A computed fold for a 73-nucleotide RNA from Candidatus Staskawiczbacteria bacterium CG10_big_fil_rev_8_21_14_0_10_38_10, annotated as transfer RNA. Rfam family: tRNA. The family's RNA type in Rfam is transfer RNA. Its family is annotated with triplet codon-amino acid adaptor activity in the Gene Ontology. Model confidence (mean pLDDT): 81 of 100.

């Protein structure tokens, strides 16, 4: 070169085109304890990889970079 697959919260991953993107895990503050750990309550943390198209509306479709894995030559 050529095919496939990925890319979404610090990590690891959901998310049938339909208002406001979500878990688990980590971190904060709070409560439980004599103290810690557990465990329980709130909160913080997103330009949905870049532009661009389609369309009333795109994390979700469509194209082109880019970046990582996999096969193929």
């Nucleotide at each position: 070169g050529g095919g496939c697959g990925g890319u979404u919260a610090g990590c690891u991953c959901a998310g049938g085109a339909g208002u406001u993107a979500g878990a688990g895990u980590g971190c904060g503050u709070c409560g439980u304890u004599g103290a810690c750990a557990u465990c329980g309550a709130c909160g913080a943390g997103g330009u949905c990889a870049u532009a661009g198209g389609u369309g009333c509306g795109a994390a979700u479709c469509c194209u082109a970079u880019a970046c990582c894995g996999c096969c193929c030559a």
RNAcentral holds the sequence, with entries from ENA.